[in-house]
Context: one part of a larger RNA
């Protein structure tokens, strides 16, 4: 629980697809459920309200009407709903272009690193603030040649692009999703939102599975220090990679989605048009900054709104207890989702 709110005070579900439901463009005709009007019927007794009457008043008692509604018939036809017909601006399809780390699969490449083999070569290397642990005469470091492996792709690179979000970056090929622009043609409201539901979802974590170069929680050692369960150094397991689970996050723009409206200026990505086509101008879509009106507690927001409106969903209602207990559902587990109360300030 009326109401008022949700960028930062409590509050936008992490994101999408979509069921029910809610809401829904322009024109004409019909209908009359909603809606408005009228008449009539009815509205037990009491209470309550108004008017009258009776106890000398009042309380009280009593009579009439009303109140709250209900029903029938008739009238109206703007609006909502329903039916029929039509329309094209919403939505979509076709056609022609176009940018992109959008996704999936396969293949390929070079640099670097580590390891292995061989050559050259000798007394150190490494590391730091300085050192030490460590590695090295069983030949290291350095350097050259050969081989293996795994992971990640320098420069381009952006204040850039793509995606619903998470996120996405070497190159090539195949399959595949979406966007934007242009112009006609077509469908003719086919739309918006979306309780449940279903799917996607960083990192970490999980699974006697695979893989393991580098890095590296834990751990060990060396330092530092009063101590040093740290920061620095030498090592190093899980992990990081693949497959299957998990389903969380400061999953953030801390800002749900859709549509319309409300000054401009200046960058930048994509497309179109115009032009003395080198500079420039105009239009559409995206992405930034600045800024008017307006909004805001302020900060700030400001055509990418936090402004002005409409529709739908989610959510909040003092702090702690607590995102906990219990129950239910999910999970191999870790735990997740849903979600209190006593008590206390």
């Nucleotide at each position: 629980u009326u109401g008022g709110g949700c960028g930062u005070a409590a509050a936008g579900c992490g994101c999408g697809c979509g069921u029910a439901g809610g809401c829904g463009g322009c024109c004409g005709c019909c209908u009359a459920a909603g809606c408005g009007g009228a008449a009539c019927c009815u509205c037990u007794a009491a209470u309550c309200c108004c008017g009258g009457g009776g106890c000398u008043c009042a309380a009280c008692c009593u009579c009439g009407g009303g109140c709250c509604g209900g029903g029938u018939u008739c009238c109206g036809g703007a609006c909502u709903g329903g039916g029929c017909g039509g329309c094209u601006c919403g939505a979509g399809u076709g056609c022609g272009g176009u940018a992109g780390a959008g996704g999936c699969a396969g293949g390929c490449g070079g640099a670097a690193u580590u390891c292995c083999c061989g050559g050259u070569g000798u007394a150190g290397c490494g590391g730091u603030g300085g050192a030490a642990u460590g590695c090295g005469c069983a030949g290291a470091u350095a350097u050259c040649g050969g081989g293996a492996a795994g992971a990640a792709c320098a420069c381009c690179g952006a204040u850039g692009g793509c995606g619903a979000a998470g996120g996405c970056a070497g190159c090539c090929u195949g399959c595949u999703g979406g966007g934007c622009c242009g112009c006609c043609a077509c469908u003719g409201a086919c739309g918006c939102u979306g309780a449940g539901g279903c799917g996607c979802g960083a990192a970490a974590g999980c699974u006697g599975g695979g893989g393991g170069a580098g890095c590296g929680a834990a751990c060990a050692g060396g330092a530092u220090u009063a101590g040093a369960u740290a920061c620095c150094c030498u090592g190093g397991u899980a992990g990081u990679c693949c497959a299957g689970c998990c389903g969380u996050a400061a999953a953030c723009g801390a800002u749900g989605g859709a549509c319309g409206c409300u000054a401009g200026g200046u960058g930048u990505g994509g497309g179109g048009g115009g032009a003395c086509c080198a500079u420039c101008c105009c239009c559409c879509c995206g992405u930034g900054c600045c800024g008017c009106a307006g909004c805001c507690a302020a900060c700030g927001c400001a055509u990418u709104a936090a402004g002005c409106g409409u529709c739908c969903c989610g959510c909040c209602u003092g702090g702690g207890g607590a995102g906990u207990a219990c129950g239910g559902c999910c999970g191999c587990a870790a735990g997740g989702c849903u979600a209190a109360a006593a008590c206390u300030c």
The part of an RNA shown here (small-subunit ribosomal RNA, central domain) has 345 nucleotides and comes from Adlercreutzia equolifaciens subsp. celatus.